[in-house]
Molecule: small-subunit ribosomal RNA
Organism: uncultured bacterium
């Protein structure tokens, strides 16, 4: 920086990622060559070889081999000379190099100093000296035990091994005495007495050595100051423990040991304790600051099987040396003995992992020697590992028809691989083959030469190379010998296909995958790095995410509940003095290596070298003095105190009051009181409640009370009184910084709750009972203990809150109100201290604070650092308990939150709408029937449609057909069309078989054109099939609902960090976001309204097939006829309604008025018309369509069958049940519309469906046609009827190939249910409702009682807006945003996971007690050795280690056992969130 909490946003906050780095492993890969690296684990065991030896120029010796010679038994023996090999004794080295990281919280490391307290072998430099003697004992010899390892006796014998003696101060030590020096103990110098202690010798005689003493140099010893882990849930530690005095001891200080006396030392600046760990220079990292690390390479330190001791030495408490004890392995002849790879190599084994038992002393380095030399797993090399880090290469250049292929797309042409290839030139690094071929080497030495005092130093020749025939050079022929690995949803660079199908996978994180996955497998492409590329671990970083730089605490995680105060921090004015701190100059020192810069070396680079800087520190001088500190003097403003006059529900303690309640008494009085949504429990006739009077009792203080005062905070209220205490104002008298703040501490602390004794009215947990409820251990009522009151004495907690520490300064204003001055005041302007309310800047994520800061500074104390686990669990303190303080971890999430916007929603709230209630008519629920559905049946009952918004819906017409289902029979390029080779005119009759699809046949016919060929007909092959198969959750288009609801939005501008807001909200008005008016809005857009269509009035304009008032003809009669145009009506154009007008009201907008006037009045009625969206609403079966399925069937013909079944639920109707009726004759009046495959007058047949002929009309002509209710007249008289009409029986008519499943209609006949229908629910506000015919469209008919229109006749009722539904707008509250049909909680109950407690078991480390004690030192000693020095022995001390016995501590395990986490769909409730239905914590 980025992803990730949300609808979204601003912030807070945690978890991921992106870089770097590594001693690295693990997965794929893999050409070189340089230069580094290379057991992080078991400090586990270690086989075998090496890894410290050398010196004959210290010494005794002396095998062996050569030569010589002498004997002689030709093979031995002695001799001289010359060689010296093992062994020894003797120096000198082995305390260096080399490895480990166990232990160590330490003067161990680092860094600076110190030692007047100290050593240093080997080297250097000065001055002395180096005399003269002794006795031994290794080896050899000889014997002897023993498997062995090794011991033991005898003889003998050397030294530079050992021992005296001698000399001997500048040395040590002692005693005086000047004198100089230091911070002190002191030292240091100079003479002076005394004691007291040295030596090795070897030779070529000159050196090499020795010994003393002083000094250097190196190397080390000790000490101190500073630095330098975690955990306080680890807070008290300490007996040599602190000193002191004396002594031992040590190179040397020192309690380092030791007797003795004294009682002390450390610790909150972290003592003791427990866990981890070497340390540093450096390494990574990061901008720094810092965090992390402590391989390689340098320092330094500890360690060498554990553990312990000291021996020798200059140096060790000694890696490859000794003892002892312990473990563990070898050998053993069972008596005993050996051994220590954390030295190089190697082997086991542990493990994710880490190398060869290699090569040489050429060269550096080191030990020993006079040298030659020897020794050297130090070192130099080389061998294996892509383990890092650098270089190189795997070709280069040209080359489009942009080939092939292979993927993608596809309209068939395109993209992309891809200049990539191919092919054509060119190069030659690397590899391969041949060929030359280095440096590192120069000293030791030797040989010649000079120079001075024959031994040093100079010069010049000579010798020596493991790596190495290597690095490197030259040539040759050849692209020729050499590319992989991870990615590709975002974060993060790179995309399509297929493949799957919440599967099987992927995942750092956030997510992906449920049929179109760029996230998961292949593929092709592309991206990125490249001999590497990815994963994994781990550390920085990014995270200012522990905040010194550089955070934070009102709500986000974070202010101690309050004060008083201890230590600590921090502190007011002048003025000296000082210099700790600061500053500044100077010296030292900060090792090399590393880093940085330069300049060089390998063909660059890594890599090396050299010369510089640099090292922020630390010491040490020498200056400044402004601030801090220190000290001394003052000051008065900070603070206090005194005086004065005022305030308060400030505390304690005593007294006293009424008023309410509650009992008890009495009286009087009668039937109920209570209570509650309603009720019941309770009380009451044994006389309640309600009245009234007495008394008593215990608690609280109406009214004043206020947004008020007072207290630190908790908290304080009836008068009153006594005490006590505080703040304020005011005066400036007295002190003179006496101050702030405060860890630990110590007081105090609401309510509950504990104790002990009191009291007990009232209210009341628990409990009882009543109800409520599905339940109701609750909410409500009756009751009612404890407590609620008081003394005393715990507890200490809380949302102890202003969720805001104290104090102290600044920094605009306005306003109430308390106490005080001003004052003598009712005014009123000012000054001081409180409590408040609104705001400038300022700050804040916002909401918000704003002189009572959350605003700017300083000071100081407390506390935070994702949720959850959890304020849990163990320690431990406190409590009588109840519990409180401190206070975690595994494990689990990706979030938890904070504020605010905008939706939704709330059994919130305000307003306002709508046949939403109401007010009315009239249904449906009941019955029969129709139809639709579901459900069951079925061989199939084809399919969609499912609250509202699915059920007379898709269907506006299922016997066949449709027809998409089922059975069964066929067909296979297919039923349909198009090109289309061949054939035939077309074409029409017709036989047979078949259930029919179909197959087989016969027989007419013989087209135009001269032909080519051209209509038509069948019609192979093939290309375009077909699919009512699946997805409506891939889509289009249509629809349905919200909803004709008033909304829903944009430009600009303004306001917000933003998301948004504003507008569009407010006051009015309206049907209406309709208009007004106001307004940081100003407009505008899509809706509303108008614009269109009917309809109601008029007028003009036109009169045929419509009309007919005049006139004339005519008929029984009749616009029939001439004629009219006047009416009505047609259809096409205009008018008309605009609150214009008139009264009130209003600012207007506008409402109101049986107003005027109109045919209509305030939208006249009625249609079409449906905003942004919403329901993944509905339809893939009207259509179209992506993808996915079927292909002798999921296509497609036929014949039947179903779709019409039928215990049953349910919607939508129609019929009714009757007298506002039924039937019977008489009669009046419509309006939409329909008709030539038709409407069909009209006669006539039939009772009737209807048949039979048959005029008119393609229609304002003719016809469907009658309208019905109505009206007149008659009858029926309340009955299952002259109501009802189902069912059924019989007979017919029509349609149609065909009415059985399965049509209507007619006629006779049967005559069923039903007597107005439970919860419940629907329609309807006027030409409506209810009622009453009539017509269409689908159609061969027709289940039509559905639907669509259309006239008739024609009502009730609305007071209103509490309430039920639905909406709208404004506001409020939210843990909801899939949005209340939401969210969410806890117990069970089931899987998994860590964890607490446990009776016991099992290790672990430490300490302390007693008991035992090796080796060693140290100390003592009469007896044995020893002439003696001494030694042995033996005791005593001290200590490893072994025993015992008890406590603690830690830590693994466990029967049981508590809790927590966590896991799509468990089971009971509903506790929170909206007033969440009982505010909520």
């Nucleotide at each position: 920086g980025a992803g990730u909490u949300u609808g979204a946003u601003c912030c807070u906050g945690g978890c991921u990622c992106a870089c770097u780095a590594u001693g690295a492993a693990c997965g794929c890969u893999a050409g070189c060559g340089g230069c580094a690296g290379g057991c992080c684990u078991a400090a586990u065991a270690c086989a075998u070889g090496c890894a410290a030896g050398u010196c004959g120029a210290a010494c005794g010796g002396g095998a062996u081999u050569g030569g010589g010679g002498a004997g002689c038994u030709u093979g031995c023996u002695c001799c001289c000379c010359a060689u010296g090999a093992g062994a020894g004794u003797g120096g000198c080295g082995c305390a260096c190099g080399g490895g480990u990281g166990c232990g160590u919280a330490a003067c161990g490391c680092g860094u600076g100093a110190g030692c007047a307290a100290c050593c240093u072998g080997c080297c250097c430099g000065u001055c002395c000296c180096u005399g003269g003697g002794g006795g031994a004992u290794a080896g050899c010899c000889c014997g002897g035990a023993g498997a062995a390892a090794u011991c033991c006796g005898g003889a003998u014998u050397a030294a530079c091994a050992c021992c005296g003696c001698a000399u001997g101060a500048c040395g040590u030590u002692g005693g005086a005495u000047u004198g100089u020096g230091g911070c002190a103990u002191c030292a240091c110098a100079a003479a002076c007495c005394a004691a007291c202690c040295a030596a090795a010798u070897a030779u070529u005689c000159a050196u090499a050595g020795g010994g003393g003493a002083c000094g250097g140099a190196u190397g080390g010893g000790c000490u101190c100051g500073c630095g330098u882990g975690g955990c306080a849930u680890u807070a008290g530690c300490u007996a040599g423990u602190u000193g002191g005095u004396g002594g031992g001891g040590u190179a040397a200080c020192g309690g380092c040991c030791c007797a003795c006396c004294a009682a002390g030392g450390c610790a909150a600046c972290g003592a003791u304790g427990c866990c981890u760990a070497g340390g540093g220079g450096c390494u990574c990292u990061g901008a720094g600051a810092g965090g992390a690390g402590a391989a390689u390479c340098c320092c330094c330190c500890a360690c060498a099987c554990u553990g312990g001791u000291a021996c020798u030495g200059a140096g060790a408490c000694a890696c490859g040396g000794a003892c002892c004890a312990g473990a563990c392995u070898c050998c053993u002849a069972c008596g005993g003995g050996a051994g220590g790879c954390a030295g190089c190599a190697g082997u086991a084994a542990g493990g994710a992992a880490u190398a060869u038992u290699g090569g040489u002393c050429a060269a550096u380095g080191g030990g020993c020697g006079c040298a030659a030399g020897c020794c050297u797993g130090a070192a130099c090399c080389a061998g294996c590992c892509a383990u890092g880090c650098c270089g190189c290469g795997u070709g280069c250049a040209g080359g489009a028809g942009g080939a092939c292929u292979g993927c993608c797309c596809u309209a068939c042409g395109g993209g992309u691989u891809g200049u990539a290839a191919a092919c054509u030139g060119c190069u030659u690094u690397u590899g391969u083959u041949a060929g030359g071929g280095a440096a590192c080497a120069a000293a030791c030495c030797c040989c010649c030469g000079g120079a001075c005092g024959u031994g040093u130093c100079c010069g010049g020749g000579g010798c020596u190379g493991a790596g190495c025939g290597u690095a490197c050079c030259u040539a040759a022929a050849g692209a020729a010998u050499a590319a992989g690995g991870a990615u590709c949803g975002g974060c993060u660079a790179a995309c399509u296909c297929c493949g799957u199908g919440c599967c099987a996978a992927c995942a750092g994180c956030c997510g992906c995958g449920g049929u179109a996955a760029u996230a998961c497998g292949g593929a092709g492409g592309a991206u990125c790095c490249g001999a590497g590329c990815g994963u994994u671990a781990u550390c920085c970083g990014g995270a200012u995410u522990u905040a010194u730089u550089g955070g934070g605490u009102u709500u986000a995680a974070a202010g101690g509940g309050u004060g008083c105060g201890u230590a600590g921090g921090c502190g007011g004015c002048g003025c000296g003095c000082u210099a700790a701190g600061u500053c500044a100059g100077g010296g030292g020192u900060g090792a090399a290596a590393g880093a940085c810069g330069g300049u060089g070396g390998c063909u660059c680079a890594a890599c090396c070298a050299u010369c510089g800087c640099a090292g922020u520190g630390c010491c040490u001088u020498u200056g400044a003095u402004a601030c801090u500190g220190g000290u001394g003097c003052g000051c008065u403003u900070g603070a206090a105190u005194g005086c004065g006059g005022a305030u308060g529900a400030g505390g304690u303690a005593g007294g006293c009051g009424g008023a309410a309640u509650g009992u008890g008494g009495c009286a009087a009085g009668u039937a109920g009181c209570g209570g509650u949504g309603a009720a019941a429990u309770g009380c009451a006739u044994a006389g309640a409640u309600a009245u009234g009077c007495c008394a008593c009792a215990g608690a609280a203080c109406a009214c004043c009370g206020a947004u008020u005062g007072c207290g630190a905070a908790g908290g304080c209220a009836g008068c009153u009184u006594a005490c006590c205490a505080a703040g304020g104002c005011g005066u400036g008298a007295u002190u003179g910084a006496c101050g702030c703040u405060g860890a630990u501490g110590c007081a105090c602390g609401a309510a509950a709750g504990c104790g002990u004794g009191g009291g007990g009215a009232u209210c009341g947990a628990a409990c009882a009972g009543g109800a409520u409820u599905a339940g109701a251990u609750a909410c409500c009522c009756u009751g009612g203990u404890a407590g609620u009151c008081c003394a005393c004495g715990c507890c200490c907690u809380a949302a102890a809150c202003g969720a805001u520490g104290a104090a102290c300064a600044c920094u605009c204003g306005a306003u109430g109100u308390c106490g005080g001055c001003g004052a003598u005041a009712c005014a009123c302007a000012g000054c001081c201290g409180g409590c408040g309310u609104c705001c400038a800047a300022g700050c804040g994520a916002a909401a918000g604070c704003g002189u009572u800061a959350a605003g700017u500074g300083a000071u100081c104390c407390a506390c935070c650092u994702g949720g959850g686990g959890a304020g849990u669990a163990c320690g431990c303190c406190c409590g009588c308990a109840a519990g409180g303080g401190u206070g975690a971890a595994a494990c689990u999430c990706a979030a938890a939150g904070g504020a605010a916007u905008u939706g939704a929603c709330g059994g919130g709230g305000g307003u306002c709408c709508g046949c939403a209630c109401a007010a009315g008519c009239g249904g449906u629920g009941g019955a029969g029937c129709a139809u639709g559905u579901g459900g069951u049946u079925u061989a199939a009952u084809u399919c969609g449609a499912u609250g509202a918004u699915a059920c007379g819906c898709g269907a506006g017409g299922a016997a066949c057909c449709u027809u998409a289902c089922c059975c069964g029979g066929g067909c296979u390029a297919g039923a349909a069309u198009g090109u289309g080779a061949a054939g035939g005119a077309a074409u029409g009759a017709u036989a047979c078989a078949g259930a029919g699809a179909u197959g087989u046949g016969u027989c007419a016919g013989u087209c135009g054109g001269c032909a080519a060929c051209g209509a038509c007909c069948u019609g192979a092959a093939a290309c375009a099939a077909g699919g009512u198969g699946c997805u409506g959750c891939a889509u289009g288009g249509c629809u349905g609902u919200c909803g004709u609801c008033a909304g829903c939005u944009c430009g600009u501008g303004c306001c917000g960090u933003g998301a948004g807001g504003u507008g569009u909200u407010g006051g009015g008005u309206u049907a209406a976001g309709u208009c007004c008016c106001g307004c940081a809005a100003c407009g505008a857009g899509c809706g509303c309204a108008a614009c269109c269509c009917c309809u109601g009035u008029u007028g003009u304009u036109a009169g045929u097939u419509g009309c007919c008032a005049u006139c004339a003809g005519g008929u029984u009669a009749a616009g029939c006829u001439g004629g009219g145009g006047a009416c009505u009506c047609u259809a096409a154009c205009a008018a008309g309604a605009c609150u214009g007008c008139c009264u009130g009201c209003g600012c207007a907008a506008g409402c109101a008025g049986a107003g005027a006037g109109g045919a209509a009045g305030g939208a006249g009625g009625g249609g079409a018309c449906g905003a942004c969206g919403u329901c993944a609403a509905g339809u893939c079966a009207u259509c179209a369509u992506g993808g996915c399925c079927c292909u002798u069937a999921c296509g497609c013909c036929c014949g039947g069958g179903g779709c019409g079944a039928c215990a049953c639920a349910c919607g939508u109707g129609c019929u009714a049940c009757a007298a506002u009726g039924g039937c019977g004759c008489a009669u009046a009046c419509a309006g939409c519309g329909g008709g030539u495959c038709g409407c069909g007058a009209c006669a006539c047949g039939g009772c009737a469906a209807c048949g039979u002929g048959a005029a008119g009309c393609c229609a304002a002509c003719c016809u469907c046609u009658a309208a019905a209710a109505g009206u007149g007249c008659g009858u029926c008289u309340c009955a299952g009827u002259u109501c009802g009409g189902a069912u059924u029986g019989g007979g017919g008519u029509c349609u149609g190939c065909a009415a059985c499943c399965c049509g209507a209609c007619c006629c006779c006949a049967u005559g069923a249910a039903g007597c107005u229908g439970g919860a419940a629910u629907c329609g309807c506000u006027a030409g409506u409702a209810a009622u009453c015919g009539c017509g269409c469209a689908u159609c061969a008919g027709c289940c039509a009682c559905g639907g669509c229109g259309c006239g008739g006749u024609g009502a009730a009722u609305a007071c209103g807006u509490u309430c039920c539904c639905g909406g709208a707008c404004c506001u409020u509250g939210u843990a909801c945003a899939c949005a209340c049909c939401g969210c969410c909680c806890g117990u069970c109950a089931a899987g998994c996971c860590a964890u607490g407690g446990a009776a016991g078991u099992c290790g672990g480390g430490u300490a302390g007690a007693c008991c035992u004690g090796a080796a060693g030192g140290c100390g003592g000693u009469a007896a044995c050795c020893g002439c003696g020095a001494g030694g042995a022995g033996c005791c005593g001390u001290u200590u490893a280690g072994g025993g015992u016995a008890g406590a603690a501590c830690c830590g693994g395990u466990a029967a049981c056992u508590g809790g927590g986490g966590c896991u799509a769909a468990g089971u009971c409730g509903u506790a929170a969130c909206a007033a969440g239905g009982u505010a909520a914590c």